Notes:
c-di-GMP-I riboswitch aptamer from a soil metagenome, 85 nucleotides, folded computationally. The prediction has a mean pLDDT of 82. Rfam family: c-di-GMP-I riboswitch aptamer. Its family is annotated with cyclic-di-GMP binding in the Gene Ontology.

[in-house]
Parts: sequence; C1' cells; structure tokens
RNA sequence: AAGGCAAACCGCCGGAAACGUCGGGACGCAAAGCUACAGGGGCUUCAGCUCGAAAAACUAUGAGCUAUGCCAGCCAGUCUGCCAA
Repeated sequence: AAGGCAAACCGCCGGAAACGUCGGGACGCAAAGCUACAGGGGCUUCAGCUCGAAAAACUAUGAGCUAUGCCAGCCAGUCUGCCAA
C1' cells in the first nucleotide's frame, strides 16, 4: 500500500441458558485465520444428584454440586497466512 476480520449495541431466528447463524453496525485486531479431544482458564445449568424436610414418606419457592452445552476478541496450541524492511 492492497485487502481481510468485526467488539459493544440493535433486529429476525435457534436455544432452558450461556451463547450461536444471518443482517445492520465498527470498538478494535498483523493472525481478531484454524483448534474446545494438546493444555489451562472462564460462562451457563435443561436433565441429574444433595439440602430444604419437621416422626416417616412425598413435595413447592429457594440453595448447592455437576457438562455431555458454550467462550478462540482470556492464556495457549497450530509444518497455515498478506505486505514491507
């Protein structure tokens, strides 16, 4: 220099949720390419389990644990990748 990606936010849709596809939109990014089964870390909690619970059983709101769900723009991994010196 030529290009690329696209945060927050908004909208349709999916999802229990986190979040994700798509569209708009640009905070930023030299890997903001790829990888969640290389690894660490984080988020959610449908289902499940425990508490709640009284003499026992059952059971509501609620609380805790838990990933097979999610995050690569948290660290990281990656024989990948543009230009220039």